[in-house]
RNA sequence: CACUUAUCAAGAAAGGAGGAGGGAAAUGGCCCGACGAUACCUUAGCAACCUUCAGGCGCAAGCCUUGAAAGGUGCUGCAUCCAUCCUGGUGAAUAACCGGGAAAGAUAAGUC
Numbered sequence: 001c002a003c004u005u006a007u008c009a010a011g012a013a014a015g016g017a018g019g020a021g022g023g024a025a026a027u028g029g030c031c032c033g034a035c036g037a038u039a040c041c042u043u044a045g046c047a048a049c050c051u052u053c054a055g056g057c058g059c060a061a062g063c064c065u066u067g068a069a070a071g072g073u074g075c076u077g078c079a080u081c082c083a084u085c086c087u088g089g090u091g092a093a094u095a096a097c098c099g100g101g102a103a104a105g106a107u108a109a110g111u112c
Base pairs, nucleotide, nucleotide: 002111003110004109005108006107007106008105013043014042015041016040021032022031023030026084027083028082029081044076045075046074048073049072050071051069052068053067054066055065056064057062080104085101086100087099088098089097090096
């Protein structure tokens, strides 16, 4: 890199250095940014998964369930910022809005 599974409308800041664009890809929007963004470093914090501990349910198995810790990753602007593919509903409607699914992405664990 690839594959499998799960989750993604909650949560969580300051400083340093630096100096122009950034928000995954393409498109259309909409936002953020010299009142200094993105990315990087430090500290702090959050608690998604793994780990550890203590319970609950269960004859047991348990990939069930509640809580704590913060060890391993991760994360700390706007829902994965919104939509673009399929589908259902409202609607006079090619408008607009609401719901479901898929695809893609991100994160974790596992496999190769």
A computed fold for a 112-nucleotide RNA from Chitinophaga solisilvae, annotated as SAM riboswitch aptamer (S box leader). The source organism's lineage runs through Bacteria, Bacteroidota, Chitinophagia, Chitinophagaceae and Chitinophaga. The prediction has a mean pLDDT of 82.